The RNA shown here (SAM riboswitch aptamer (S box leader)) has 103 nucleotides.
It was read from a public genome assembly, where an Rfam model found it.
The model forms 94% of the base pairs in the Rfam consensus.
[in-house]
Formats: sequence, structure tokens, C1' cells
RNA sequence: ACGUUAUCAAGAAAGGUGGAGGGAAUAGACCCAUUGAAGCCUUAGCAACCCUCCAUCCCGGAGAAGGUGCUAAAUUCUAGCUGUUCCACGGUAUAGAUAACCC
Repeated sequence: ACGUUAUCAAGAAAGGUGGAGGGAAUAGACCCAUUGAAGCCUUAGCAACCCUCCAUCCCGGAGAAGGUGCUAAAUUCUAGCUGUUCCACGGUAUAGAUAACCC
């Protein structure tokens, strides 16, 4: 790498650098961006998967030093299937992201 399991409508931004793109990919929609995008750096923060402590059969409670992750919009929305023929709304699959494990 592949695979397994869990989660994904909550939460949390400033500065420096940079200089035109960005929101994973395809298509469409919509949105963000020269009142400064991506990337990189610093600091801060959020969360609580790993972790620490307490309790414990299990469930659970508290914490945040460390390892990750994250800090516009639901994973921005739609696409296949489905409730229900369409719209709208909902459910679900696929794909993706993150963590732990596996290897």
C1' cells in the first nucleotide's frame, strides 16, 4: 500500500511570507479569493482517536503534558439505490477525510 473498526450537520484564527487561485477527483450547481487564494513558517485555539487519572463486569467521569488531526459553508450541495412517479424532504450505498489497529 491493502485491509479492519469507529467517527464525519458540534467546535476552534491571528500574524508573517507568498502573489492567483481555492473548495479531494469527474460533471453540474453554488461559494470563497487582489479588502490577498493555494503553499510554507510562527503563535494561538478547537476537539478528545491514541494518551493520563478516577471508577469499573460493562457502560462511564475528569484532564490536556505528549503523538496525530482540525480551525468558511454538512465531507459546501447534487450524481447510484431507496421511502414515493416527479418536486421537495429523508434514508442509504459508493467515493473521500481522520484516528487506532493491521501489515